[in-house]
RNA sequence: CCGAAAAUAGCUCAACGGUAGAGCGGUCGACUGUAGAUCGACAGGUUCCCGGUUCAAAUCCGGGUUUUCGGA
Numbered sequence: 001c002c003g004a005a006a007a008u009a010g011c012u013c014a015a016c017g018g019u020a021g022a023g024c025g026g027u028c029g030a031c032u033g034u035a036g037a038u039c040g041a042c043a044g045g046u047u048c049c050c051g052g053u054u055c056a057a058a059u060c061c062g063g064g065u066u067u068u069c070g071g072a
Base pairs, nucleotide, nucleotide: 001071002070003069004068005067006066007065010024011023012022013021018055026042027041028040029039030038048064049063050062051061052060
């Protein structure tokens, strides 16, 4: 330099163009001698950035940033 993939909660990852979720973690409660385990509830999100398409975008299109892989 060329090509491809990835970026979503604290972490690991889901999510036909139509309400953003799960597991782990966190907080509170139940249980108990305490803790753990288990059970219940709750909190936590500018979906990497900018623009476009659309009634409607995490999702489609264009550009950019970072990371990974391949090629020269």

Source information: This is a predicted structure of a 72-nucleotide RNA (transfer RNA) from a Nanoarchaeales archaeon. Model confidence (mean pLDDT): 82 of 100. The source organism's lineage runs through Archaea, Nanobdellati, Nanobdellota, Candidatus Nanoarchaeia and Nanoarchaeales. The sequence is in RNAcentral, with records from ENA. Rfam family: tRNA.